[in-house]
A computed fold for a 112-nucleotide RNA from Seinonella peptonophila, annotated as SAM riboswitch aptamer (S box leader). Of the family's consensus pairs, 97% are formed in the model. Rfam family: SAM riboswitch aptamer (S box leader). Rfam's curators write: The SAM riboswitch is found upstream of a number of genes which code for proteins involved in methionine or cysteine biosynthesis in Gram-positive bacteria. Model confidence (mean pLDDT): 84 of 100.
RNA sequence: CUCUUAUCGAGAGUGGUGGAGGGACUGGCCCGAUGAAACCCGGCAACCAGUAGAUGAAUGAUCAUCUACAUGGUGCCAAUUCCUGCAGAGUAAAUCCUCUGAGUGAUGAGAG
Repeated sequence: CUCUUAUCGAGAGUGGUGGAGGGACUGGCCCGAUGAAACCCGGCAACCAGUAGAUGAAUGAUCAUCUACAUGGUGCCAAUUCCUGCAGAGUAAAUCCUCUGAGUGAUGAGAG
């Protein structure tokens, strides 16, 4: 980087360093010197592994599901993936609004 698959309306600091940018992209709308990014510490969560327990299957090794823990691997810590972009419906049309799906993106796991 590509493919497959699951999830994305919850949650997370009045800390230290740092100094102007940030929210992927488009158009918006926001956040930011009352301190952005980044790094450290801290925290959240429970995707994978691990440990413990329950139930079921199996002669058995073990496997499946659920629950708990938070030890390891990631991830995450303004706003629904901040909204939007494409298609459809509410509506004959325009604007607005609402809803649904897709797309995009992000993250985990597996494969190449």